A computed fold for a 121-nucleotide RNA from Azospirillum sp. RU38E, annotated as Guanidine-I riboswitch aptamer. Its Rfam family is "Guanidine-I riboswitch aptamer". Rfam's curators write: This family represents a conserved RNA structure found upstream of the ykkC and yxkD genes in Bacillus subtilis and related genes in other bacteria. Its family is annotated with regulation of gene expression in the Gene Ontology. Its mean pLDDT, the model's own confidence on a scale to 100, is 76.
RNA sequence: CCGAAUGGUGGCUAGGGUUCCGGUCCCUGAUGCAGGAGAUGUCUGGUCCGAGAGCUGCCGCCCGAUCCCGCCUGGAUGACAGGCCCGGUCGGGUACACGGCGGGACAAAAGCCCGGGAGAU
Numbered sequence: 001c002c003g004a005a006u007g008g009u010g011g012c013u014a015g016g017g018u019u020c021c022g023g024u025c026c027c028u029g030a031u032g033c034a035g036g037a038g039a040u041g042u043c044u045g046g047u048c049c050g051a052g053a054g055c056u057g058c059c060g061c062c063c064g065a066u067c068c069c070g071c072c073u074g075g076a077u078g079a080c081a082g083g084c085c086c087g088g089u090c091g092g093g094u095a096c097a098c099g100g101c102g103g104g105a106c107a108a109a110a111g112c113c114c115g116g117g118a119g120a121u
Stems, first nucleotide, its partner, number of pairs: 007059006015049002020046002022043001023040003027036002060094008070084005096116001098119001102114003
């Protein structure tokens, strides 16, 4: 300098909107309550959506140690030594990561998806 790879999933959070619940306003209601219609997310809320570059659990993968079965080599078919595969246990690692416009889904929006994309470094 070039290239490749940078796994899956659960729970949550930052964030996000408005179908539903609740709030608020308004109409109806002779007053009030209950009920009904409409508006409002510039309503802190519940449900809901939700991160590659947020947190965390589990699985997977990699490395090391160790145990077991089996195999290979040397040796003599033994003792022993060395190596390899499957599986178990334990420990460690799984780094880094700036980022549109536009489009898409659900009711709708978004740090969701297109997307570790375009582009930048």